RNA sequence: CUAAUAGAUUACUAGGGUUCCGAUCUACUAUAGAUGUCUGGUCCGAGAGUAAUCGACUCUUAAAUAGAGAGUUACACGGAGGGAUAAAAGCCCGGGAGGU
Numbered sequence: 001c002u003a004a005u006a007g008a009u010u011a012c013u014a015g016g017g018u019u020c021c022g023a024u025c026u027a028c029u030a031u032a033g034a035u036g037u038c039u040g041g042u043c044c045g046a047g048a049g050u051a052a053u054c055g056a057c058u059c060u061u062a063a064a065u066a067g068a069g070a071g072u073u074a075c076a077c078g079g080a081g082g083g084a085u086a087a088a089a090g091c092c093c094g095g096g097a098g099g100u
Base pairs, nucleotide, nucleotide: 007054008053009052010051011050012049015044016043020041021040022038023035024034025033026032055073056072057071058070059069060068061067075095077098081093082092083091
């Protein structure tokens, strides 16, 4: 310098806003409007959060087209700006720019 691997999914949480529900207020008579600086439910949701499952690798047992067990799966500071969705966000651009 080049190439490959360090993975995927699900559930939850930090967090997020306001399409729906609820709440509050206004008007009205069976419907409408406003408010997220309304605690909440539905909803979105982490590369650097948690847990689990699967996968991958190493070793042991076995060596038969089987299976079983143990272990590993590291490290990770980060703007501004833009994008989607109803709207926003530790979502996506992004293990980015930059920094050490």